[in-house]
RNA sequence: CAAGUAAACCGGGUGGCCGCCCGUCUCAGGCGGGAGGAAAGUCCGAGCUCCACCGGGCAGGAUGCUGGGUAACGCCCAGGAGGGGUGACCCUACGGAAAGUGCCACAGAAACAUACCGCCCCGCUCCGGCGGGGUAAGGGUGAAAUGGUGAGGUAAGAGCUCACCAGCGGCUGGGAGACCAGCCGGCUGGGUAAACCCCAUCCGGAGCAAGACCGAAUAGAGGGACAUAAGGACGCCCGGCCUGUCCCCGGGUUGGUCGCUUGACCCUGUUGGUAACAGCAGGGCUAGAUAGAUGGUCACCGCUCCGAGAUAUCUCGGAGUACAGAACUCGGCUUACAGGUUUACUUGGUCU
Numbered sequence: 001c002a003a004g005u006a007a008a009c010c011g012g013g014u015g016g017c018c019g020c021c022c023g024u025c026u027c028a029g030g031c032g033g034g035a036g037g038a039a040a041g042u043c044c045g046a047g048c049u050c051c052a053c054c055g056g057g058c059a060g061g062a063u064g065c066u067g068g069g070u071a072a073c074g075c076c077c078a079g080g081a082g083g084g085g086u087g088a089c090c091c092u093a094c095g096g097a098a099a100g101u102g103c104c105a106c107a108g109a110a111a112c113a114u115a116c117c118g119c120c121c122c123g124c125u126c127c128g129g130c131g132g133g134g135u136a137a138g139g140g141u142g143a144a145a146u147g148g149u150g151a152g153g154u155a156a157g158a159g160c161u162c163a164c165c166a167g168c169g170g171c172u173g174g175g176a177g178a179c180c181a182g183c184c185g186g187c188u189g190g191g192u193a194a195a196c197c198c199c200a201u202c203c204g205g206a207g208c209a210a211g212a213c214c215g216a217a218u219a220g221a222g223g224g225a226c227a228u229a230a231g232g233a234c235g236c237c238c239g240g241c242c243u244g245u246c247c248c249c250g251g252g253u254u255g256g257u258c259g260c261u262u263g264a265c266c267c268u269g270u271u272g273g274u275a276a277c278a279g280c281a282g283g284g285c286u287a288g289a290u291a292g293a294u295g296g297u298c299a300c301c302g303c304u305c306c307g308a309g310a311u312a313u314c315u316c317g318g319a320g321u322a323c324a325g326a327a328c329u330c331g332g333c334u335u336a337c338a339g340g341u342u343u344a345c346u347u348g349g350u351c352u
Stems, first nucleotide, its partner, number of pairs: 001348010012301007020034006036323001040334002043332005048207004053240006060203005065079005080094001081092004095198002100196002102192003116139002118135007147165006166188001168185007211258004220249001222248005230243003265284008302321008
């Protein structure tokens, strides 16, 4: 200097004039505050509110290596295994195929099973070949073919034997654990569970349009079922408990207040921890609308691009300035984003 990897931050600023919402005061006015890193998606988890009535079972759904964090999670951190990359780093729907069922098209002899070509031995032979036996090393097919490579051995071959490696099993050691390392052994027929399934763990429902209160208004001579019944949480069954219940038709109110912002909150320092995070101390209050406020305009500046001049990296002109707007709140994940700044690390080149 170039190319990358991981992470963090900004993403407009200042002033004048006019305007909007909330709070407050000494109230014709003054003071203070006023949209994000994703407010988005509505995908997870909760706080909160209401319903319910508790226990057991079934069904259904979710997660899936180990340990830790957290209010909790399908999230985060640290490790393990497998894979990608020269590397910094990144990815994983990562329990079980020896409980069972299913599937592996086509090709191929054969895909839970086998011999098409070939090789070897014996017999016959009209010398073209035919019959019998052995074989799975070579070839072909395929994503995958009785573990792989090499040597010995054999009639030809084969873990038949040996060496190294993979798989499986056993023992010993290390580690909290997932796993790792070493030694020994027989020689060894797959894959697939984001297929059904098995195992472990977890799971009430609905949601701020939840719900509570105030005010106002109206129409119930309405119909039906049930008392051995009916009703009582997303479904079903059983047991217990409680109670005048359930269904249909029709009418009125669409007003106001609360919920509504002090929080598992934010910032700084410090202690512990590899980290996620936790403790302690100090400081702060940072929208609360309801057809839905947080704006308009002028000037200057910042940043980016283009053109001209200049070389002191500046001057002039023009164009542009991303994704995008709270609606109960919070912890995450996922997606979108013009441009800019910073830190650490990796690789390559050059110079010293």

A computed fold for a 352-nucleotide RNA from a Chloroflexota bacterium, annotated as Bacterial RNase P class A. The sequence was found by an Rfam model in a public genome assembly. The source organism's lineage runs through Bacteria, Bacillati and Chloroflexota. Its Rfam family is "Bacterial RNase P class A". Rfam classes the family as a ribozyme. Rfam links the family to the GO terms dimeric ribonuclease P complex, tRNA processing and ribonuclease P activity.